Transfer RNA from Sciurus vulgaris, 72 nucleotides, folded computationally. It matches the Rfam family "tRNA". Rfam classes the family as a transfer RNA. Rfam's curators write: Transfer RNA (tRNA) molecules are approximately 80 nucleotides in length. The source organism's lineage runs through Eukaryota, Deuterostomia, Theria, Rodentia and Sciurus.
This record gives sequence, C1' cells and structure tokens, in this order.
RNA sequence: GGUUGUGUAGCUCAGUGGUAGAGCACUAGCAUAGCAUGCUAGAGGCCCUGGGUUCAAUUCCCAGCAUGGUCA
Repeated sequence: GGUUGUGUAGCUCAGUGGUAGAGCACUAGCAUAGCAUGCUAGAGGCCCUGGGUUCAAUUCCCAGCAUGGUCA
C1' cells in the first nucleotide's frame, strides 16, 4: 500500500428501519450477630465522527478515525 472484519453502559457482548438489552461491576433496601452467597429495586449509553437515502437510521450507503486479520 491492497483487501476484509470490528467500533453499543465502567468491562465482556446481544440487538432490530419505529427514540436499546443481558451478564459481571456500582448504589440502596431485605435477609444475617456480622461477612460471603442469595432476593428486590435503581443509576449508568443521544449506539466512534461527518455526510447521504428514508416520514423515520444504532440498523442501509459513502467518507474519515481507531483497532484486528490477511496479501504484497
């Protein structure tokens, strides 16, 4: 340099054209003499950036950025 994949919560990952979920972690409560485990509730993300298509884009298209694979 060519080609291809990935980018969503603090971390690891789902998700679908109609304003997004799980596990762990965090906070509060219950339970315990107390701790751990357990149960309940909650907070936390305008979905990498910009543009385009669409009534409507996290999702489709293009470019860029970051990162991984592969070829040279």
The sequence is in RNAcentral, with records from Rfam.